A computed fold for a 348-nucleotide part of an RNA from an uncultured prokaryote, annotated as small-subunit ribosomal RNA, central domain. The coordinates come from a structure-prediction model, not an experiment, and the mean pLDDT is 89.

[in-house]
Context: one part of a larger RNA
RNA sequence: CUGGGCGUAAAGCGCACGUAGGCGGCGCAUCUAGUCAGGGGUGAAAGGCCUGGGCUCAACCUGGGAACUGCCUUUGAUACUGAUGUGCUAGAGUCCGGGAGAGGGUAGUGGAAUUCCCAGUGUAGAGGUGAAAUUCGUAGAUAUUGGGAAGAACACCAGUGGCGAAGGCGACUACCUGGACCGGUACUGACGCUGAGGUGCGAAAGCGUGGGGAGCAAACAGGAUUAGAUACCCUGGUAGUCCACGCCGUAAACGAUGAGUGCUAGAUGUUGGGGGGUUUACCUUUCAGUGACGUAGCUAACGCGUUAAGCACUCCGCCUGGGGAGUACGGCCGCAAGGCUAAAACUC
Numbered sequence: 001c002u003g004g005g006c007g008u009a010a011a012g013c014g015c016a017c018g019u020a021g022g023c024g025g026c027g028c029a030u031c032u033a034g035u036c037a038g039g040g041g042u043g044a045a046a047g048g049c050c051u052g053g054g055c056u057c058a059a060c061c062u063g064g065g066a067a068c069u070g071c072c073u074u075u076g077a078u079a080c081u082g083a084u085g086u087g088c089u090a091g092a093g094u095c096c097g098g099g100a101g102a103g104g105g106u107a108g109u110g111g112a113a114u115u116c117c118c119a120g121u122g123u124a125g126a127g128g129u130g131a132a133a134u135u136c137g138u139a140g141a142u143a144u145u146g147g148g149a150a151g152a153a154c155a156c157c158a159g160u161g162g163c164g165a166a167g168g169c170g171a172c173u174a175c176c177u178g179g180a181c182c183g184g185u186a187c188u189g190a191c192g193c194u195g196a197g198g199u200g201c202g203a204a205a206g207c208g209u210g211g212g213g214a215g216c217a218a219a220c221a222g223g224a225u226u227a228g229a230u231a232c233c234c235u236g237g238u239a240g241u242c243c244a245c246g247c248c249g250u251a252a253a254c255g256a257u258g259a260g261u262g263c264u265a266g267a268u269g270u271u272g273g274g275g276g277g278u279u280u281a282c283c284u285u286u287c288a289g290u291g292a293c294g295u296a297g298c299u300a301a302c303g304c305g306u307u308a309a310g311c312a313c314u315c316c317g318c319c320u321g322g323g324g325a326g327u328a329c330g331g332c333c334g335c336a337a338g339g340c341u342a343a344a345a346c347u348c
Base pairs, nucleotide, nucleotide: 003320004319005318006317007302008301012316014201015200016199017198021194022193023192025088026087027086028085029084030083031082033081034080035077036076037075038074039073040072041071042070049065050064051063052062053061054060091191092188093187094186095184096183097182098181103177104176105175106174107173108172109171110154114150115149116148117147118146119145120144121143125136126135162169163168206247207246208245209244210243211242215241216240220236221235222234223233258315259314260313261312262311263310266293268291269290270289271288272287273286274285275284276283277282297304298303321348322347323346330341331340332339333338
C1' cells in the first nucleotide's frame, strides 16, 4: 500500500457553524459525457510467455503465435450515473395556533447562614483532637440578646426531572434574546447530508489591567504525629476563588461510543404535547425526550440491544507493537505558563 479496524485491546477532533470537495428524493422529455456492445487504426524491435527449429545437450541463437489489460476513431444501445428543460411533495424549510424548560444576557430585589464592628446580659474559660498543643480570653472571650456592615453562595422544592451543540445552567422579579416540541396542513418546491482547510464557542487552573475580598484556601508559618514527616490531623494564612475588560485553549472536555438517513420483537417507569372513549379518575392511542429490562442480531468477553455496539448507505476524523515521546528540531500561536503540528537514533 491493499486491507482490517476505532465503548473497555492502538484508534471518534471538546463542541458547533460553514468554504472547497464527496454524496444525494419521485416523474417525464432531450442529449449521450461516464457506461456497455461491434468495427477500424495504433500499441516499434529486443526481452518475458506458449509452440517449433539450429549448434552432440544446455546456456546461447532463431521462426511463428498469443499477449501488450492502453490510447485514438467510428457505428450502435440508453437501464443506471451525469447534463439540460419541465413537473411533483414523502426530505428540508416557511406560516398559523399552543403549551414546557436551572437555555443565554442585563438590571434590580430577598431571606437563611458566616465573619467583622457597636451596645446589653454574663463569667472563666473557649476552641480543637485519637489524645494534645499552637491559637483566642479578666484590656472580659466562648455563650446569648439587640443594632449595623460586607462579600459570596442560593437550604427545602430536587426527581436515572428539565434545558443547552458541547463546556455547562438551580433564590425571586422585570426587560432583551436563542433553540426545541406538539397540533393545523396554508405556502416554497430538493432549497438536502457531510464537511479537508477556515471561523466561533469552550470547565478548572493560570496570565494582564483595574476593582472587590465574608467564607474557603495552593504557597507559607506554627502546633502535633513520626525513626524522619518538606504529608495525612490541628491553629493561622497570601495568591486565588468574586466583578469588569482582555488573553490562555487545555481535561477521565466520558456515553472513554463522530454526524446524518432508512430498516429491524416486546413489556415497563418517567418528562412535555396531541387525539379518542369515559364511570372524572382511569383506559386507549399517537408524536418528541429521558431511564431501567429484554427478543433477533452483534461482541474476544464484558456487554450493546428502535437513545444499537444490530442490518445498510453517505461524508469526515483517527489507528497500525512497547519504550524513546506527545518528546527533540523546525514552523505557527501565546505577555508568559505553555499550546498545536510532530520525528529519529537507540532499545525490548
It matches the Rfam family "Bacterial small subunit ribosomal RNA".